[in-house]
Molecule: SAM riboswitch aptamer (S box leader)
Organism: soil metagenome
RNA sequence: CAUCCAGAGAGGCGGAGGGACCGGCCCUGCGAAGCCUCGGCAACCAUCCCGGCCGUGCCGGCCGGGAAAGGUGCCAAAUCCGGCGGGGUCUCACGAUCCCGGACGAUG
Numbered sequence: 001c002a003u004c005c006a007g008a009g010a011g012g013c014g015g016a017g018g019g020a021c022c023g024g025c026c027c028u029g030c031g032a033a034g035c036c037u038c039g040g041c042a043a044c045c046a047u048c049c050c051g052g053c054c055g056u057g058c059c060g061g062c063c064g065g066g067a068a069a070g071g072u073g074c075c076a077a078a079u080c081c082g083g084c085g086g087g088g089u090c091u092c093a094c095g096a097u098c099c100c101g102g103a104c105g106a107u108g
Base pairs, nucleotide, nucleotide: 001108002107003106004105009038010037011036012035013034017027018026019025021083022082023081024080039075040074041073044071045070047067048066049065050064051063052062053061054060055059084101085100086099087098088097089096090095
C1' cells in the first nucleotide's frame, strides 16, 4: 500500500481445548489445538496468453481480462458479531436497531 459479506476437507497421529485480545455468541469426546499425508479454493507474487492506452523502434510501463505447472495464503459461522467516533429510528430511561467512517487483526 492492497484485500477481507465469494470460495474450498478427507484420512492418520493426537487427546482438551478452539474461534488473535475483551464481551457476546458459537464450535468441540459424533474428537479441540498441534503435526503428517492427500485433496481442494483462490489469483497476492512469479510465469504464460489476449486486448487497450502511453512512451520514437527492438522493447518497456500502466490498466483490464484469461490460464493455473511454481512461491505464499486459505479451506465452520462476514475478520462469527460488537468494542472507538458520527448520524437516523424506537424508548420516560436503561437500552435496542440500522447506516457511514475508523481502530484492531489477518494475508500478500